The RNA shown here (c-di-GMP-I riboswitch aptamer) has 76 nucleotides and comes from a soil metagenome.
The RNAcentral record of the sequence draws on MGnify.
The prediction has a mean pLDDT of 87.
[in-house]
RNA sequence: GCAAAGCCGUCGAAAGACGGUGACGCAGAGCUACGGGACUACGGCGACCAAGGUCGCUACGUCCGCCGGGCCGCCA
Numbered sequence: 001g002c003a004a005a006g007c008c009g010u011c012g013a014a015a016g017a018c019g020g021u022g023a024c025g026c027a028g029a030g031c032u033a034c035g036g037g038a039c040u041a042c043g044g045c046g047a048c049c050a051a052g053g054u055c056g057c058u059a060c061g062u063c064c065g066c067c068g069g070g071c072c073g074c075c076a
Base pairs, nucleotide, nucleotide: 001026002025006021007020008019009018010017011016024065030071031070032069034068035067036066037063038062039061043058044057045056046055047054048053
């Protein structure tokens, strides 16, 4: 210097993000979804169903505080 979980508010279909509060941790807990991994499934596709609906698959969504790579960098 940053700020996990929890709580409050806002946004979002969700995962989650942002703000406040709060400190579990972090010497790159700065940036980047590039490789792996994880989470979600609005929409799409498929199956079942008389219908309502249910189930499965799917990232184009999300996570850099899961690991690795890349970029930039303060003090001692």